[in-house]
This is a predicted structure of a 543-nucleotide part of an RNA (small-subunit ribosomal RNA, 5' domain) from an uncultured bacterium. The RNAcentral record of the full RNA draws on Greengenes.

Context: one part of a larger RNA
RNA sequence: AACGAACGCUGGCGGAGUGCUUAAGACAUGCAAGUCGUACGAGAAAGUCACCUUCGGGUGGCGAGUAGAGUGGCGCACGGGUGAGUAACACGUGGAUAAUCUGCCUUUAGGUCUGGGAUAACCCCGGGAAACUGGAGCUAAUACCGGAUAAGACCACGACAUCUUUGGAUGAUGCGGUAAAAGAUGGCCUCUCCUUGGAAGCUAUCACCUGAUGAUGAGUCCGCGUACCAUUAGCUUGUUGGUGAGGUAACGGCUCACCAAGGCUACGAUGGUUAGCUGGUCUGAGAGGAUGAUCAGUCACACUGGAACUGAGACACGGUCCAGACUCCUACGGGAGGCAGCAGUCGGGAAUCUUGGUCAAUGGGGGAAACCCUGAACCAGCAACUCCGCGUGAGGGAUGAAGGCUUUCGGGUCGUAAACCUCUGUCGGGAGGGAAGAAAGGCCGAUGGUUAAUAAUCAACGGUUUUGACGGUACCUCCAAAGGAAGCACCGGCUAACUCCGUGCCAGCAGCCGCGGUAAUACGGAGGGUGCAAGCGUUGUUC
Numbered sequence: 001a002a003c004g005a006a007c008g009c010u011g012g013c014g015g016a017g018u019g020c021u022u023a024a025g026a027c028a029u030g031c032a033a034g035u036c037g038u039a040c041g042a043g044a045a046a047g048u049c050a051c052c053u054u055c056g057g058g059u060g061g062c063g064a065g066u067a068g069a070g071u072g073g074c075g076c077a078c079g080g081g082u083g084a085g086u087a088a089c090a091c092g093u094g095g096a097u098a099a100u101c102u103g104c105c106u107u108u109a110g111g112u113c114u115g116g117g118a119u120a121a122c123c124c125c126g127g128g129a130a131a132c133u134g135g136a137g138c139u140a141a142u143a144c145c146g147g148a149u150a151a152g153a154c155c156a157c158g159a160c161a162u163c164u165u166u167g168g169a170u171g172a173u174g175c176g177g178u179a180a181a182a183g184a185u186g187g188c189c190u191c192u193c194c195u196u197g198g199a200a201g202c203u204a205u206c207a208c209c210u211g212a213u214g215a216u217g218a219g220u221c222c223g224c225g226u227a228c229c230a231u232u233a234g235c236u237u238g239u240u241g242g243u244g245a246g247g248u249a250a251c252g253g254c255u256c257a258c259c260a261a262g263g264c265u266a267c268g269a270u271g272g273u274u275a276g277c278u279g280g281u282c283u284g285a286g287a288g289g290a291u292g293a294u295c296a297g298u299c300a301c302a303c304u305g306g307a308a309c310u311g312a313g314a315c316a317c318g319g320u321c322c323a324g325a326c327u328c329c330u331a332c333g334g335g336a337g338g339c340a341g342c343a344g345u346c347g348g349g350a351a352u353c354u355u356g357g358u359c360a361a362u363g364g365g366g367g368a369a370a371c372c373c374u375g376a377a378c379c380a381g382c383a384a385c386u387c388c389g390c391g392u393g394a395g396g397g398a399u400g401a402a403g404g405c406u407u408u409c410g411g412g413u414c415g416u417a418a419a420c421c422u423c424u425g426u427c428g429g430g431a432g433g434g435a436a437g438a439a440a441g442g443c444c445g446a447u448g449g450u451u452a453a454u455a456a457u458c459a460a461c462g463g464u465u466u467u468g469a470c471g472g473u474a475c476c477u478c479c480a481a482a483g484g485a486a487g488c489a490c491c492g493g494c495u496a497a498c499u500c501c502g503u504g505c506c507a508g509c510a511g512c513c514g515c516g517g518u519a520a521u522a523c524g525g526a527g528g529g530u531g532c533a534a535g536c537g538u539u540g541u542u543c
Stems, first nucleotide, its partner, number of pairs: 001542003005539005012390006018383002020348001025346003029343003034074003039071002047062006081301003091225007100218002105214001107212005113147004122137001124135004153178003157174002160171004183206006192199003227273003234264003239261008276298004280291004303324005326337004354380001356379003362376001363374004393423004403414004427484001429479005437470001441465005447459003487532005492513003498527005508515002
């Protein structure tokens, strides 16, 4: 000098930040990932109105194509948490990928033809305490499966050119083979058919299929750097290399068969201990040392261990399966769970917050959109935990009052301090006014693109209207009033600051030197003083 601090005494206000460093211990409760009806089939009830009624009720309308489910699509691999593991291509930095993938998005080329059978929901019959589950029947799709087509893509074979690290890559090309698709919504009759208008059709938007392209994201490989112990000296059999095969998006002992006997190591292998890494942070004149909270990048993990499925992407925190420990339910047959998400509880500990508000903004997911979801985020709450700012009054005022302390008894000192007079109004209190943060979105209009079209739709523009959790907050004005707001440590030397009383090697102090045994500036109290100040000291840790 610093701190994610703690403890003691004390405590007025505001702003900005920060807040389980310990048990990666266990968790009650609520919330933290949904959305789309413009993909699809189906579809309540309460209530209310009308009619009928044997007064029990029944039927129909509204409720409502709403709710809640189901199929399907996208998302759930992001965002959020933690640092257990990891001494490693994990991270940092610089490269390689001629060894690779990339949903949504951008640009672009070509297409979207024709068929089929199911299945959930629903209904019926069961099983089970439950979780859940079996059978029969019906039905739809942008769900699933055939056939057609194939510019280009992929595969095999052939030959050519260019480059080349001589392994190969790229380009153009011939022949053969393989694999596609899905519709939805709005509008319109220009052409055809029936003729108010609709259908085929056309058109717009969004989807779909196959390529190419860019962007983004990721995988893999390599050079260098990256803690301590030699009181760890030898380690290794898929081990090291080759051939072939398998596997992967991709190289590779990644895996397997066979063959060879290699490979690493004193420039520290192997083993052990500790640890996430970095930008940074603290300190220091620097070099360095220590550190890795918050913020940012990256990696790893999600009760413990293992595994795969789906998918563009996971071997998946709030998915699945198996095993284990623990907790809970049970009709004892069997089931359910995973806060290292946000709050919160118990425990541990010197020690670390509210079971708050809102999606208003920023961002994310879904949707054509309106919108919905979002404990991300933005806010508020608690804590002097840290930093910064402000205040606790200002000017005048000597009879140097009273009182305290002290005294050589003259006095000295607290001390202009108080009283008293004149002012001011920060903060706090009361009253009134009162934001920015709001851009979008909706509706209307004219213009342009598209189109057969003035329709619909899209784009920028103009007008109008709506949206604020914070919050009646910030800020401004007014009102009253010195009123509500000072402590803590120290005073022997180091080290700024001295006397009296008490005690008598006792009680005690102490960072070091050391004080205390009857005149203690060192213990305890008092008066006075010094230093900091809403803090001051102590302890811990680092430089």